Background
Predicted 3D model of a 376-nucleotide RNA (Bacterial RNase P class A) from a soil metagenome.
RNA sequence: AGCGGGCUGUGCGAUCGCCCCGGAAAGCCGGGGAGGAAAGUCCGAACUCCGUACGGGCGGCAUGCCGGGUAACCCCCGGUCGCGGCGACGCGAAGGAAAGUGCCACAGAGAAGAAACCGCCUUCCUCUCGCUUCGGCGGGAGGACGGUAAGGGUGAAACGGUGCGGUAAGAGCGCACCGCUCCGCCGGCAACGGCGGGGGCACGGUAAACCCCAUGCGGAGCAAGGCCAAAUAGGGAGAUGGAGGGCGCCCGUCCCAUCCCGCCUCGAGCGGGCCGUCUCCGGGUCGGCUGCUCGAGCCCGAGGGAGACCUCGGGACGAGAGGAAUGAUCGCGAGCCCGGGUGACCGGGCCACAGAAUUCGGCUUACAGGCCCGCU
Numbered sequence: 001a002g003c004g005g006g007c008u009g010u011g012c013g014a015u016c017g018c019c020c021c022g023g024a025a026a027g028c029c030g031g032g033g034a035g036g037a038a039a040g041u042c043c044g045a046a047c048u049c050c051g052u053a054c055g056g057g058c059g060g061c062a063u064g065c066c067g068g069g070u071a072a073c074c075c076c077c078g079g080u081c082g083c084g085g086c087g088a089c090g091c092g093a094a095g096g097a098a099a100g101u102g103c104c105a106c107a108g109a110g111a112a113g114a115a116a117c118c119g120c121c122u123u124c125c126u127c128u129c130g131c132u133u134c135g136g137c138g139g140g141a142g143g144a145c146g147g148u149a150a151g152g153g154u155g156a157a158a159c160g161g162u163g164c165g166g167u168a169a170g171a172g173c174g175c176a177c178c179g180c181u182c183c184g185c186c187g188g189c190a191a192c193g194g195c196g197g198g199g200g201c202a203c204g205g206u207a208a209a210c211c212c213c214a215u216g217c218g219g220a221g222c223a224a225g226g227c228c229a230a231a232u233a234g235g236g237a238g239a240u241g242g243a244g245g246g247c248g249c250c251c252g253u254c255c256c257a258u259c260c261c262g263c264c265u266c267g268a269g270c271g272g273g274c275c276g277u278c279u280c281c282g283g284g285u286c287g288g289c290u291g292c293u294c295g296a297g298c299c300c301g302a303g304g305g306a307g308a309c310c311u312c313g314g315g316a317c318g319a320g321a322g323g324a325a326u327g328a329u330c331g332c333g334a335g336c337c338c339g340g341g342u343g344a345c346c347g348g349g350c351c352a353c354a355g356a357a358u359u360c361g362g363c364u365u366a367c368a369g370g371c372c373c374g375c376u
């Protein structure tokens, strides 16, 4: 100068408050009261309800190197391969492109069963120059049919790479090495690696394009769900009563009067309807209780393992609110910064990200400052 990992993330006291628990109750006393991420709600579960998503078909979504860990996972550990870095190390949706289909912008002649733009080369034609022993030979320019993927140029990518040979020029055309592929042997549980041999090489890229293969997958979520249960208004059952007037209102009393329909033994008897009152039942709302915090959890020690992690022993109980508590003030200190001072010190300022809401295991994101370990 970096790389990787772990921890911490203001301490103590006083006063006044808030939430919960215990002391039977009140006063009062005692105890407990945010985090490493409580966050995002991105995965995986527990729990609860819906109800069968338990077999088959179709479709959708997710995952995708190998082995292990775990209740489970898209998580974690170890390894393999690829890429980046001098390195410690980091990153990787890392199955299949030889099942099929599609796409490959711009540029470029050509973008996948190929391609000739410039260039290079043979042959032929025309023109021209030089030499000539007049038979020709050599050079240059232009053109035509061909050959050629070595060179130039385009591109992210041009149909293996480098070198030697070879050729008219070239070309795996031949050879060596590298790469590729097939086979065998060895190491490894495996991914894969190493070695040897065969094959001149067929097979560009893209699957975070469709697709193929393998594996897995029901949904909603504690405002889940369960219990208790007002007032008012509906529903059901039973009991009971009946207009109105004298009298403008209330109470008591008196007088007149006694809802509608049907039946008959015509009494004011029975049945039904309407309206009112009372009682009971049932559903729902407000509200209350529960779910609720003791848990695949935490701390310490021992053992196993390379590690994630597992096993055993001991110990502690560490919020449970819910229109939602966890706060405020003061004092003494840490840490950092600024100013003054030779200095002891003095004065001022700052002190991160953030805050439970059923509970766990992960991931991701935010985070001032400080500490520790290992490595290059």
Stems, first nucleotide, its partner, number of pairs: 001376008010333007018033006035353001039364002042362005047221004060217005065079005080094001081092004095212002100210002102206003117152002119148003123144009160178006179201001180199008225290004235281008244256003259273005264267001298315007335350006

Record summary: It matches the Rfam family "Bacterial RNase P class A". The family's RNA type in Rfam is ribozyme. Rfam links the family to the GO terms ribonuclease P activity, tRNA processing and dimeric ribonuclease P complex.